[in-house]
Molecule: c-di-GMP-I riboswitch aptamer
Organism: Paenibacillus sp. 1_12
RNA sequence: UCUCGAUAAUAGCAAAGCAAGUGGAAGCUUGUGACGCAAAACUAUAGGGGCUUAUGGUGCAAGAAGGACGCACACAGCCAGCCAGCUGCCGAA
Numbered sequence: 001u002c003u004c005g006a007u008a009a010u011a012g013c014a015a016a017g018c019a020a021g022u023g024g025a026a027g028c029u030u031g032u033g034a035c036g037c038a039a040a041a042c043u044a045u046a047g048g049g050g051c052u053u054a055u056g057g058u059g060c061a062a063g064a065a066g067g068a069c070g071c072a073c074a075c076a077g078c079c080a081g082c083c084a085g086c087u088g089c090c091g092a093a
Base pairs, nucleotide, nucleotide: 004091005090012037013036017032018031019030020029021028022027035081042085043084047083048082049079050078051077052076056075057073058072059071060070
């Protein structure tokens, strides 16, 4: 230095639930709360994957036509506590 990760030390994060706020939704923020975490730090068009579908867009369907309703897509929104990328604390075996 790399790999690795302990019933070690120090410091840290905070799932579900609940309350308040926000959003159409997924979700997000704050408080509470600890299931867990050695990256549960950071990165979300320009890696994969997942979630949402109000308005708009595109396509389908319908229709004489235009529009509405309906269905689909993701151009839209979101998730880093799914994998990934990147940086980093400690040091037993």